[in-house]
Context: one part of a larger RNA
RNA sequence: CUGGGCGUAAAGCGUCUGUAGGUGGUUUAGUAAGUCUAUUGUUAAAUCUUGAGGCUCAACUUCAAAUCAGCAAUGGAAACUGCUAGACUCGAGUAUGGUAGAGGUAAGAGGAAUUUCCAGUGGAGCGGUGAAAUGCGUAGAUAUUGGAAAGAACACCGAUGGCGAAGGCAUCUUACUGGGCCAUUACUGACACUCAGAGACGAAAGCUAGGGUAGCAAAUGGGAUUAGAUACCCCAGUAGUCCUAGCAGUAAACGAUGGAUACUAGAUGUUGCCCGUAUCAACCCGUGCAGUGUCAAAGCUAACGCGUUAAGUAUCCCGCCUGGGAAGUAUGCUCGCAAGAGUGAAACUC
Numbered sequence: 001c002u003g004g005g006c007g008u009a010a011a012g013c014g015u016c017u018g019u020a021g022g023u024g025g026u027u028u029a030g031u032a033a034g035u036c037u038a039u040u041g042u043u044a045a046a047u048c049u050u051g052a053g054g055c056u057c058a059a060c061u062u063c064a065a066a067u068c069a070g071c072a073a074u075g076g077a078a079a080c081u082g083c084u085a086g087a088c089u090c091g092a093g094u095a096u097g098g099u100a101g102a103g104g105u106a107a108g109a110g111g112a113a114u115u116u117c118c119a120g121u122g123g124a125g126c127g128g129u130g131a132a133a134u135g136c137g138u139a140g141a142u143a144u145u146g147g148a149a150a151g152a153a154c155a156c157c158g159a160u161g162g163c164g165a166a167g168g169c170a171u172c173u174u175a176c177u178g179g180g181c182c183a184u185u186a187c188u189g190a191c192a193c194u195c196a197g198a199g200a201c202g203a204a205a206g207c208u209a210g211g212g213u214a215g216c217a218a219a220u221g222g223g224a225u226u227a228g229a230u231a232c233c234c235c236a237g238u239a240g241u242c243c244u245a246g247c248a249g250u251a252a253a254c255g256a257u258g259g260a261u262a263c264u265a266g267a268u269g270u271u272g273c274c275c276g277u278a279u280c281a282a283c284c285c286g287u288g289c290a291g292u293g294u295c296a297a298a299g300c301u302a303a304c305g306c307g308u309u310a311a312g313u314a315u316c317c318c319g320c321c322u323g324g325g326a327a328g329u330a331u332g333c334u335c336g337c338a339a340g341a342g343u344g345a346a347a348c349u350c
Base pairs, nucleotide, nucleotide: 004321005320006319007304008303012318014201015200016199017198021194022193023192025088026087027086028085029084030083031082033081034080035077036076037075038074039073040072041071042070043069049065050064051063052062053061054060091191092188093187094186095184096183097182098181099180103177104176105175106174107173108172109171110154114150115149116148117147118146119145120144121143125136126135162169163168206247207246208245209244210243211242215241216240220236221235222234223233258317259316260315261314262313263312266295267294268293269292270291271290272289273288275286276285299306300305323350324349325348332343333342334341335340
């Protein structure tokens, strides 16, 4: 390489859009590129295989035969793939009518809490811990009452509940806006699936510039603990956390499970929608579709477990793996302000 694999052993790109490419629904006619078949030519000889012969046998050697297969030409077949022309509606999309939602962006509003400040009451402690101390406090703290300001986050509802491609999204209101689901089956008529390269988005931390800074808090200082304590505990506290505009592009970016389609027992929750039944009405009950959970038959699995939301049975496309370490290192290249990111070895060693 072939093969075999990718939940946990090595292995699914963080996610999506999408180009080339690969793959592709039902049907009619044509064509004959792929495909199948026949014949002819050619593929030197030697070699290989088979059958005979010659050296006493064998190796060796002589003669004869033969297959598969490649290429080309000619004749034929037309099921499948392709191509051309036409038709269809189940895939896909559009339309119409509904509907749920922390989907996104922007603006505005709100209450609780915290801290600080001002004023009142009050008068010796407060705070903190395993115990303490540093710390704060007679220049009046803690506590308590009234007022003011600021920033950040939104208790209850709240839920294996919802939405989003993923990251993620939660006080309330308004504006703009994306997607889904259900029903009707009116329209288009395969317009589809996947996707190398490419592009977009992408938690936290980090970086640049300008703001902001209540609380928390890397670094740092102090107090403890300890043999030591560059920690765990305590008192402080700066970047940061927040906003705006950019950069960065990584995570146990996890369901450690790529996407699409079809098929294959059920049971029981829950969310959205339709229909039927029922009813004054809403429930209840039954059915269907779309999500989201638990258990489980068959099957699968090394086991654990998975099990119509598959890790079952199949097809298509992409990505990735090939003993451990060295190593996600070195080097080169690309990107970045930097930090670094992407790509990514070998010697050697077991």
This is a predicted structure of a 350-nucleotide part of an RNA (small-subunit ribosomal RNA, central domain) from an uncultured marine eukaryote. Rfam family: Bacterial small subunit ribosomal RNA. Its family is annotated with structural constituent of ribosome and ribosome in the Gene Ontology. The coordinates come from a structure-prediction model, not an experiment, and the mean pLDDT is 86. The full RNA is in RNAcentral, with records from ENA and SILVA.